[in-house]
RNA sequence: CACUUAUCCGGAGUGGCCCGAGGGACCUGGCCCUAAGACGGCCCGGCAACCGACCGAGAAUCGGCACGGUGCCAACGCCAGGUGCGAUGAGGA
Repeated sequence: CACUUAUCCGGAGUGGCCCGAGGGACCUGGCCCUAAGACGGCCCGGCAACCGACCGAGAAUCGGCACGGUGCCAACGCCAGGUGCGAUGAGGA
């Protein structure tokens, strides 16, 4: 990052440090968060269980665990309509 595929109404921070004005995918309309510092970054903590390892049962596969690789931790991807939409995992070039 073409492309394929699965998931996106559950869960988890009043933590520490840095930054400094917007942020919640984009458009329209709402609603909300935010200088009592949001969003973002790092650390710590936690949630979950996609992939690997391991364990159990097995035909596919299912269940368990949480060691490793990711991910996630306001509100259903915040809501409605719209879209060649977005995010994450696993493949793949």

Predicted 3D model of a 93-nucleotide RNA (SAM riboswitch aptamer (S box leader)) from an Actinomycetes bacterium. Its mean pLDDT, the model's own confidence on a scale to 100, is 85. The sequence was found by an Rfam model in a public genome assembly.